The prediction has a mean pLDDT of 85. A computed fold for a 111-nucleotide RNA from a soil metagenome, annotated as FMN riboswitch aptamer (RFN element).
This record gives sequence, structure tokens and C1' cells, in this order.
RNA sequence: GUCUUCGGGGCGAGGUGAAAUUCCUCGAUCGGCGGUAUAGCCCGCGACCCGGUUUCCGGUUGAGCCUGUGAAAUUCAGGCGCCGACGGUAAUAGUCCGGAUGGUAGAAGAC
Repeated sequence: GUCUUCGGGGCGAGGUGAAAUUCCUCGAUCGGCGGUAUAGCCCGCGACCCGGUUUCCGGUUGAGCCUGUGAAAUUCAGGCGCCGACGGUAAUAGUCCGGAUGGUAGAAGAC
């Protein structure tokens, strides 16, 4: 360089009600990719969303502290917290449905 494949996970019980896995109570659970001492919350990137002159570019895009160990950790151990887009719904959603049998960041394999 060429080709192929892979490439997002997660809710129970009870209450109210005409209607709620969405509200209330209790408890639970999920976490793309690269970097780095092992990361949802550090740095950077992607997807989703918006706009455009549309192989691409731009915009937007959430959240963490303390202690200990150590050469090195906001990543490990302990503790206490926090975050989660857009559209849909006879009732307000990280967990239901949808864009997605998609596809990117990238990863693996073959020549």
C1' cells in the first nucleotide's frame, strides 16, 4: 500500500394513576477508541446532533476528589461522590423504542 473481518453496554420491587422500566421510595446496573502504572469523570479522538462550499471542514458534545502503596497511578487498593446527547411515548427515560442488519475512532488477520 491492497483486501477481509470486527467495531456500545445496562432495571428490579413497591406506590400513585386511566396511562409511568420515564414520576415518588428503596435497591441495582452499564461505560466506544488511542495515550499513560490498569481510566465512564486526566489528555486527545470518534459516533450521535447542527451547519456548510459535503471523500471533507467547522460548531456543539457530561462528570472526581481524598488517603495509601510505589520510581511512576486524578487509572491500582480503600473511602465518599458525580455524569450520561437527540427524537418518540395516552406520564417526564443513561437502562424501553428509534437513527443502528448503520458506522466512526480504532483493532485483528491475510498478501
The RNAcentral record of the sequence draws on MGnify.